[in-house]
RNA sequence: GGCGCCUUCGUCUAGCGGCCUAGGACGGUAGGUUCUCAACCUACAAAUCACGGGUUCGAAUCCCGUAGGCGCCA
Numbered sequence: 001g002g003c004g005c006c007u008u009c010g011u012c013u014a015g016c017g018g019c020c021u022a023g024g025a026c027g028g029u030a031g032g033u034u035c036u037c038a039a040c041c042u043a044c045a046a047a048u049c050a051c052g053g054g055u056u057c058g059a060a061u062c063c064c065g066u067a068g069g070c071g072c073c074a
Base pairs, nucleotide, nucleotide: 001073002072003071004070005069006068007067010026011025012024013023018057028044029043030042031041032040050066051065052064053063054062
């Protein structure tokens, strides 16, 4: 330098154009239970989907570019 793949709550992850202003687990907060803690139960908060643009009536999802990471080739 060329090509390919990946990037979604604090962490791990589901998602394959409309049922998603985004679900689950762990973690967090509050409450219940308990003499207390743990465990268990209930509720709540937390992601404008890496960033910018485009396509579309509609985009986390398709296309282009940028950034970061990984791999292959040179």
The RNA shown here (transfer RNA) has 74 nucleotides and comes from a Patescibacteria group bacterium. The coordinates come from a structure-prediction model, not an experiment, and the mean pLDDT is 82. Rfam family: tRNA. Rfam classes the family as a transfer RNA.